[in-house]
Source information
The RNA shown here (Bacterial RNase P class A) has 362 nucleotides and comes from Lysobacter enzymogenes. The prediction has a mean pLDDT of 78. It is recorded under the gene name rnpB.

């Protein structure tokens, strides 16, 4: 100098003018006995994000349900740790990719059981012989013979699974020895193993041993371990009219009607008083929180503990905008609506740091 990889940060800057929202405060006006409320105006503080998004996970909070245990259903799935919790994060293991920094991972169990494998192929799971290879063994045929037998042939019974061929996959692989030809039949290395020992909390690794039995699929059922009640701030709580309806009481010096006339009594309707539910409306929930910054300590790290400092939108038709000047690298994706932790997706550009590889110079 170039190429790359990982992590963190910023998200046009500055000045001015006008405007908007919550809150605080001041003035005027109106209502009210008052506390206070409402309107208008002034001043001051603060006023979107790294994703506010998708709503895919996890929790707080609220209401409903709920003895305990099991079944069913759903989710998660190498090991250890972090956390309020997680499908997240950190560290480690194993596998794959990369020269490397580093990246990626539906990564429990196939020796519990059931099942699946189209087409091709001889054979697809305690398999199989199509093309081959062999001639050891038995028989046949031919030849030789010293009559004991020997040789040839590959014809029948056979042996074999090296090689070819089919397939995603063919019952360990490569090589040497061995053999009639072959074969873990023997050996070396690799693989494999419910063996032994050692290291590690563990996942797992190493050494020795075993000749090989136990193929693949659990993103098939299943088994194992762990987790899981439902609905969601339009949750929910409080205050509470008018009208209608409900309940209780009174029976109004003769309220009306009915119980065949009268009195008592009872019932219905009306009237009066009280009570409770609920609607409109209002208030709360609402932002001080698993918070942010900083320093120290513990830890490889995620993270935790302690001290100090800070307050940083909270509306309810819903604010966060517009213009001017100036500078530059000319400004992306996008905007809160109960809150928080993650993941994922979108995003003009820029800054800082760790590390790797290549080239050149000293």
């Nucleotide at each position: 100098g170039g190429a790359g990889u990982c992590g963190g940060c910023c998200a046009g800057g500055c000045a001015g003018u006008c405007g908007c929202g919550u809150c605080a405060u001041c003035g005027c006006c109106g209502c009210g006995c008052a506390a206070g409320c409402g309107g208008c105006g002034g001043u001051g503080c603060c006023g979107a994000g790294g994703a506010a998004a998708g709503u895919c996970c996890g929790g707080g909070c609220u209401c409903c349900a709920c003895a305990g245990g099991g079944c069913a259903c759903g989710g998660u799935g190498c090991c250890a740790g972090g956390u309020a919790a997680c499908g997240c994060c950190u560290g480690g293991g194993c596998g794959g990719c990369g020269c490397g920094a580093g990246c990626c991972g539906a990564c429990g169990g196939a020796a519990a059981g059931u099942g699946c494998a189209a087409c091709a192929g001889a054979g697809a799971g305690c398999a199989g012989a199509c093309c081959g290879c062999c001639g050891a063994a038995c028989g046949g045929u031919u030849c030789c013979u010293u009559c004991g037998g020997g040789a040839a042939u590959g014809c029948g019974u056979g042996g074999u699974a090296a090689g070819g061929g089919u397939g995603a996959a063919a019952c360990g692989g490569u090589g040497c020895g061995g053999u009639a030809a072959g074969a873990g039949c023997g050996c070396a290395c690799c693989g494999c193993g419910a063996g032994u020992c050692c290291g590690g909390c563990a996942a797992c690794g190493g050494a020795c041993c075993g000749g090989c039995a136990c193929g693949g699929c659990a993103a098939a059922c299943c088994c194992c371990a762990c987790c899981g009640g439902g609905a969601g701030c339009a949750a929910a709580a409080c205050c509470a009219a008018a009208u209608a309806g409900g309940g209780a009481g009174g029976u109004c010096a003769u309220g009306a009607c009915g119980c065949g006339g009268c009195c008592c009594g009872c019932g219905u309707c009306g009237c009066c008083u009280c009570c409770g539910g609920g609607u409109a409306g209002g208030u709360u929930g609402c932002u001080u929180g698993a918070g942010c910054g900083u320093a120290g300590c513990g830890g490889c790290g995620a993270c935790g503990c302690u001290g100090c400092g800070c307050c940083u939108a909270g509306a309810g038709g819903a604010a966060u905008g517009a213009c001017u000047g100036u500078c530059c690298a000319c400004g992306a994706c996008a905007g809160a609506a109960c809150c928080c932790g993650g993941c994922u997706u979108a995003u003009c550009g820029g800054c800082c740091g760790g590390c790797u590889c290549c080239g050149c110079g000293g």